Context: one part of a larger RNA
RNA sequence: UUGGGCGUAAAGGGCGCGUAGGUGGCAUUGUAAGUUAUGGGUGAAAGGUCUCGGCUCAACCGAGGAAUUGCUUGUAAUACUGCAAAGCUAGAGGCUGGUAGAGGGUAGUGGAAUUUCUAGUGGAGGGGUGAAAUCCUAAGAUAUUGGAAAGAACAUCAGUAGCGAAGGCGGCUACCUGGGCCAGUUCUGACAUUGAGGCGCGAAAGCGUGGGGAGCAAACAGGAUUAGAUACCCUGGUAGUCCACGCCCUAAACGAUGAGUGCUAGAUGUAGGUCCUAAUGAAGAUCUGUGUCGUAGCUAACGCGUUAAGCACUCCGCCUGGGGAGUACGAUCGCAAGAUUAAAACUU
Repeated sequence: UUGGGCGUAAAGGGCGCGUAGGUGGCAUUGUAAGUUAUGGGUGAAAGGUCUCGGCUCAACCGAGGAAUUGCUUGUAAUACUGCAAAGCUAGAGGCUGGUAGAGGGUAGUGGAAUUUCUAGUGGAGGGGUGAAAUCCUAAGAUAUUGGAAAGAACAUCAGUAGCGAAGGCGGCUACCUGGGCCAGUUCUGACAUUGAGGCGCGAAAGCGUGGGGAGCAAACAGGAUUAGAUACCCUGGUAGUCCACGCCCUAAACGAUGAGUGCUAGAUGUAGGUCCUAAUGAAGAUCUGUGUCGUAGCUAACGCGUUAAGCACUCCGCCUGGGGAGUACGAUCGCAAGAUUAAAACUU
């Protein structure tokens, strides 16, 4: 390479937008590039192969045939693909009317709790643990009442509920703003799909500058435990956690399951619409999402099963025994930490 694969055995890119490229709906006419048929030219010789022949045979040698699956050119065909032209509406998009939502951003605002400060009451403990101690407390703690300040997070509602491409999103209000779904079927007329590079987004931790700092809390200190205890438990506590701007770009970034399209039994719960019907609740139909079970089928099994891991097609990414190693070197990016790309010797 061929072939086989990627939920859990090695293997789906963290996610999107999109360039090149690949692939592409229905129908007509033309063309004849691909395609098909049939001729011509060429495809050196030797070798190989088949037949016949020459050395007594064979090796060896000679002659002829076929083959040389290719290239080129003529003629013809037009189903399929391509190309050109003019069309269509089932894909896709637009329009109109509705609609649900923790989708995003900015500003404002609310109550509970916590801590601190302040004033009062009160007078000996409090705190913490398996048990203790460190710790706080007559300079009046803990408790309780009034007042003030600060920062962070939003109990109940809350739901295999909702929204978002993923990361993710949860008090309330206003403004700005993205996407979806349903109905109508008025418009455009294949405008689609995938997507190497590229561009953007991307939890937490971490980094830079400037703020902020209540609680929590790496590091650190002390008290315990223990043979030891650089831990688990306790008392403290700094970065950090929060905000603004700029970086970093990684995760069990998981459904460990790429995206798109079509087809293939059902049952049941739930969310958002629409239609029809009934009228104090219903039932039925249909579209979109989200769960559970399950038929056929698939699977090594587990399990999956119209939200496929079934049956097919298109495109991208990735895998090829374990270790060495996601490492070295080089390159690119980064302030750094490091990230991305990515071997080999050797070993088994």
This is a predicted structure of a 348-nucleotide part of an RNA (small-subunit ribosomal RNA, central domain) from Sycon ciliatum. The prediction has a mean pLDDT of 88.